[in-house]
Parts: sequence; structure tokens; C1' cells
RNA sequence: UUCUUAUCCAGAGAGGUGGAGGGACUGACCCUUAGAAGCCUCGGCAACCAGCACAAAUGGUGCACGGUGCCAAUUUCAGAGGAAGCUUAAGUAUUAAGCUCCGAAGAUGAGAA
Repeated sequence: UUCUUAUCCAGAGAGGUGGAGGGACUGACCCUUAGAAGCCUCGGCAACCAGCACAAAUGGUGCACGGUGCCAAUUUCAGAGGAAGCUUAAGUAUUAAGCUCCGAAGAUGAGAA
């Protein structure tokens, strides 16, 4: 980097350094000199993997000393596409708008190449 698979409406920030950007992309809307990104320290959340205990066919429940991850806003919101569903309007076979769902994109874990 690619593929497979699970999850993404919950949760959790202070200090130092730094000095203008950041929220993936596009649009919107936000955050930010009352200090952005990055880096360091400490703290926390969570429970994917490993571990431990219980239970025990797989599965499951709990714990939190390991490996990741995460700690503004639902993945901040919308976003290709759908021969799925609903509502409304026009009015009779469809069209338009909106919503939901699937999906796409993205993020993270685990596995594989």
C1' cells in the first nucleotide's frame, strides 16, 4: 500500500514547548493569538487484540498491570450511487422535494498478501 472483517448518536484534558493554522477531501459551518498544527510530560476514556477471573461448544460476563486507539462539535453536517421504504405537492404514471435505510468515502482495531 491492497484485500477481508468488526465498530463509529456513549465516553475521556491539563501543563510545557511552539508561533498560525486546524477540523481527511469538496461545499457549508465551526475551533483558533484569551494561542492552531506538531513535539514532550503527566492524567484520563474505552475495552479491538493479548492477559487474568467466572461461566463454558462457538458465543458470553467482569477486571484493566501489556499492544494499539482515542480525549470540541454524531465520522461536526451534506456529498458518488440505489430497480428499498415513508411523507408532501402536482395529478394517474410518473415527476419533483424532503426524510429514513442501504451504500460510497473516511477513521480505528484484528487478520491476510
This is a predicted structure of a 113-nucleotide RNA (SAM riboswitch aptamer (S box leader)) from Fictibacillus phosphorivorans. Its Rfam family is "SAM riboswitch aptamer (S box leader)". About the family: The SAM riboswitch is found upstream of a number of genes which code for proteins involved in methionine or cysteine biosynthesis in Gram-positive bacteria. NCBI's taxonomy places the organism under Bacteria, Bacillati, Bacilli, Fictibacillaceae, Fictibacillus. Of the family's consensus pairs, 94% are formed in the model. The coordinates come from a structure-prediction model, not an experiment, and the mean pLDDT is 78.